[in-house]
RNA sequence: UUUUCAUCAAGAGUGGCUGAGGGACGGGCCCAAAGACGCCACAGCAACCGGUUCAAAUUGCACGCAACGUGCUUGGAUGUCAGGUGCUAAAUCCCGCCCACGCGUCAAAGAUGCCGUGGGGAAGAUGAGAG
Numbered sequence: 001u002u003u004u005c006a007u008c009a010a011g012a013g014u015g016g017c018u019g020a021g022g023g024a025c026g027g028g029c030c031c032a033a034a035g036a037c038g039c040c041a042c043a044g045c046a047a048c049c050g051g052u053u054c055a056a057a058u059u060g061c062a063c064g065c066a067a068c069g070u071g072c073u074u075g076g077a078u079g080u081c082a083g084g085u086g087c088u089a090a091a092u093c094c095c096g097c098c099c100a101c102g103c104g105u106c107a108a109a110g111a112u113g114c115c116g117u118g119g120g121g122a123a124g125a126u127g128a129g130a131g
Base pairs, nucleotide, nucleotide: 001131002130003129004128005127006126007125008124013042014041015040016039017038021031022030023029025096026095027094028093043088044087045086047085048084049083050081051080052079060072061071062070063069092123097120098119099118100117101116102115103113104112105111106110
């Protein structure tokens, strides 16, 4: 850096240093000199990898006349640990594209909306695998 898959409504701060914007982008809305963002130290959380615990289905072997039998094995939910990453404002802070439904408006078909709800995507972030 590319790509595949998975997850993203929960959770988790105290100091020190620095000094102006930051929350990916756009529109909102927030955080911020009563110091945001960033860096360091310690602490914490627990998404993925990993360790551990072993439930169930399943796999294989052995014993047995046989049995939904017994033993070992395979297997790993759940819990747990905090080793590797990660994370510790706000649902990925909300929305952005498509579809459906509802409500309102236009006489109505149908269209429409700083509207609402749900679903699917896009984009983003993180992890693991493969280049």
The RNA shown here (SAM riboswitch aptamer (S box leader)) has 131 nucleotides and comes from a Deltaproteobacteria bacterium.
The sequence was found by an Rfam model in a public genome assembly.
Lineage of the source: Bacteria > Pseudomonadati > Myxococcota > Myxococcia.